Predicted 3D model of an 87-nucleotide RNA (SAM riboswitch aptamer (S box leader)) from Schinkia azotoformans LMG 9581. Of the family's consensus pairs, 97% are formed in the model. Its mean pLDDT, the model's own confidence on a scale to 100, is 89. The sequence is in RNAcentral, with records from Rfam.
[in-house]
RNA sequence: UUCUUAUCUCGAGAGGUGGAGGGACUGGCCCUAUGAAAUCUCAGCAACCAGCCUGAAGGUCAGGUGCUAAUUCCAGACAGAUAAGAA
Numbered sequence: 001u002u003c004u005u006a007u008c009u010c011g012a013g014a015g016g017u018g019g020a021g022g023g024a025c026u027g028g029c030c031c032u033a034u035g036a037a038a039u040c041u042c043a044g045c046a047a048c049c050a051g052c053c054u055g056a057a058g059g060u061c062a063g064g065u066g067c068u069a070a071u072u073c074c075a076g077a078c079a080g081a082u083a084a085g086a087a
């Protein structure tokens, strides 16, 4: 990178650095110098995989990921994101 499967109206933010963008894309509508992106620290949410218990259903834990404005922000499309597996 491609393919397959599952999920996406629940939930969860403070601080340091930084200094103008960000919300994938297009159109809207928003967020942002009362500080965007990025990054670091600490904290939190969830439970896909792993571990543990169980006959199973399920439970538990938090090791590998993920996430912490707005229903994936809304609409659209042969769209996107995340996890697990395969090539």
Base pairs, nucleotide, nucleotide: 001087002086003085004084005083006082007081008080013042014041015040016039017038021031022030023029025076026075027074028073043068044067045066048064049063051060052059053058072079